[in-house]
RNA sequence: GGCAGGGUAGCUCAGUGGUAGAGCACUUGAUUCAUAAACAAGCGGCCGUGGGUUCGAGUCCCACCCCUGCCA
Numbered sequence: 001g002g003c004a005g006g007g008u009a010g011c012u013c014a015g016u017g018g019u020a021g022a023g024c025a026c027u028u029g030a031u032u033c034a035u036a037a038a039c040a041a042g043c044g045g046c047c048g049u050g051g052g053u054u055c056g057a058g059u060c061c062c063a064c065c066c067c068u069g070c071c072a
Base pairs, nucleotide, nucleotide: 001071002070003069004068005067006066007065010024011023012022013021018055026042027041028040029039048064049063050062051061052060
């Protein structure tokens, strides 16, 4: 330098163009003599950055940044 995959919650990952989800973690409640586990509820993100298309974009298009792999 070229090609491919990826970047979404604190972490690991879903998400078929129509108001962004799960598990774990965290907080609270309930339970217990107490702790943990299991149970219930809650908190937490405008989706790598900037543009474009569209009535509407995490999703489609373009450029750029970062990570991984392959080729040279």
This is a predicted structure of a 72-nucleotide RNA (transfer RNA) from a Fidelibacterota bacterium. Taxonomically the source falls in Fidelibacterota (Bacteria, Pseudomonadati). Its mean pLDDT, the model's own confidence on a scale to 100, is 84. Its Rfam family is "tRNA". Rfam links the family to the GO term triplet codon-amino acid adaptor activity. Rfam classes the family as a transfer RNA.